[in-house]
Context: one part of a larger RNA
């Protein structure tokens, strides 16, 4: 000087408490670990892996297997040599395709000729350098990124002290979300980070403004006010802090983007790039088919219940965010239903998509049922050369565990939590995941002894 302490002292965080919902139990979706397989490519492994890279594995993707094939190559540049009805297209013919075969038909650019003449250029063919390589090393690397953590800290200049290794500053007394900031001080300054500058959202002036019949409002854009502890009351030296008042917002008004110095040889060579290294008729490349979807089990995120604050059935209301021409599709119609017929419209504030819980009225009376809905088995529908392996949907039939969950553990402090749905990517089809919308709208916080985790002083130490 760190860095630990089942040593203190101050302080903070959904860290405990107080509450609300939930996981763990039960079927199912999805990842993981085992196991099995030809082969279930591969990479993530407390926190900070396990609906994670994958914003979507039927082919394709794909990196794995098998089988069947090409060797200057699927793809670049360059040298050297060749062949000429040459590049191209391609019949039969093998094959599952690739590929292989190769009757025939036939360019094109520059010069140059009587001319598909000649001579190059492109392309072909051989050869040679090389291409390729998701093949190893993330403990050789860059760039990216998790994390502690948006914790309040980390540092330098001069300078002063110490023999030095540092120290002071940065400690102290208040104070703050804050090394915020005031006071005092061998410290005066600064520098990265705090906050502020940025964007949203709430309020309101001005201007403009497509669409809509429309002046104003609503709304859509720009530009601008406004909050600053400014007023006033208590408290204090000050910095601040309680309480008021006006106000559409009060004490950083909610949110967001922004992550200091450095930890973790942390995470990725499989997104890209890259040293080494290794492999060249293969560890490259094409192609078919499987396979990544297996299944005695364990775990991890999640959906859907277990029901009467429910379930059925009818009728009725009310949204935002967004997407749409290889698309979004009304009205009309055919079908019980996925759906299909036809297509108005709309390159969009014009047209299409546009809710569900919610309310009214009625059945069901606590039961494994009119609760649940898994499995299954016949019938269809849609995408897409192709649903066997292995997609989604629809009818009718079957109707499985499950009567609220052990030990433990998670998320949340206000438009939050919780319960409802709708939209986006990705996507030919395929969502219970992701990301965002918006409707309904709740408890509860005594406090900081204890758990976790961080910060700052201090002290102890045979540790570095």
């Nucleotide at each position: 000087u760190g860095a630990c302490g089942g040593g203190g002292g101050c302080c903070c965080g959904c860290a405990c408490a107080a509450g609300c919902a939930g996981c763990g139990g039960a079927g199912c979706g999805u990842g993981u670990g085992g196991u099995u397989u030809a082969a279930u490519u591969c990479g993530a492994u407390g926190c900070a892996a396990c609906a994670c890279g994958a914003a979507g594995a039927a082919c394709c993707u794909u990196a794995c297997c098998a089988a069947g094939g090409c060797u200057u190559g699927a793809c670049a540049u360059g040298a050297c040599a060749g062949a000429a009805g040459u590049a191209g297209c391609a019949a039969a013919c093998c094959g599952a395709a690739a590929g292989g075969g190769g009757c025939g038909c036939c360019a094109a650019c520059u010069g140059u000729u009587a001319a598909a003449u000649c001579a190059g250029u492109a392309g072909c063919u051989g050869c040679c350098a090389c291409a390729g390589g998701u093949g190893c090393u993330g403990c050789a690397u860059g760039g990216c990124u998790g994390u502690c953590g948006u914790c309040a800290g980390c540092u330098c200049g001069u300078g002063c002290c110490g023999u030095g290794a540092g120290g002071c500053g940065u400690u102290a007394g208040g104070u703050u979300a804050a090394g915020u900031c005031c006071u005092g001080u061998a410290a005066c300054g600064a520098g990265c980070g705090c906050a502020a500058c940025c964007c949203u959202u709430a309020u309101u002036g001005c201007c403009a403004g497509u669409u809509a019949u429309u002046c104003u409002c609503u709304c859509u854009g720009g530009c601008g006010a406004g909050a600053c502890c400014g007023c006033c009351c208590c408290g204090a030296a000050a910095a601040c802090g309680g309480g008021g008042a006006g106000g559409a917002a009060g004490g950083u008004g909610g949110g967001g983007a922004u992550g200091a110095c450095g930890u973790c040889a942390a995470g990725u060579c499989a997104g890209c790039a890259u040293g080494g290294c290794c492999c060249u008729u293969a560890u490259g490349c094409c192609u078919u088919g499987g396979g990544c979807u297996a299944c005695a089990c364990a775990c991890a995120c999640g959906c859907u219940a277990c029901a009467a604050u429910g379930g059925g059935u009818g009728g009725u209301a009310c949204a935002g965010u967004g997407g749409g021409u290889u698309g979004c599709a009304a009205g009309g119609g055919a079908g019980c239903g996925a759906u299909c017929c036809g297509g108005a419209g709309c390159u969009a504030a014009u047209c299409c998509u546009c809710a569900a819980a919610g309310c009214c009225a009625u059945c069901c009376u606590c039961a494994g049922u009119a609760c649940g809905g898994a499995u299954u088995g016949c019938a269809g529908g849609c995408u897409g050369a192709a649903a066997c392996c292995u997609g989604c949907c629809u009818g009718c039939a079957c109707g499985a565990a499950g009567u609220c969950g052990g030990a433990g553990u998670u998320g949340c402090u206000a438009g939050u939590a919780a319960c409802c749905g709708c939209a986006g990517g990705c996507c030919a089809g395929c969502a219970u995941a992701c990301u965002g919308c918006g409707g309904u709208g709740a408890a509860u916080a005594c406090g900081u002894u204890c758990u976790c985790g961080g910060g700052c002083c201090u002290u102890g130490u045979a540790c570095a």
Model confidence (mean pLDDT): 82 of 100. The part of an RNA shown here (small-subunit ribosomal RNA, 3' major domain) has 464 nucleotides and comes from an uncultured Chloroflexota bacterium. The full RNA is in RNAcentral, with records from ENA, Greengenes and SILVA. Rfam family: Bacterial small subunit ribosomal RNA. Its family is annotated with structural constituent of ribosome and ribosome in the Gene Ontology.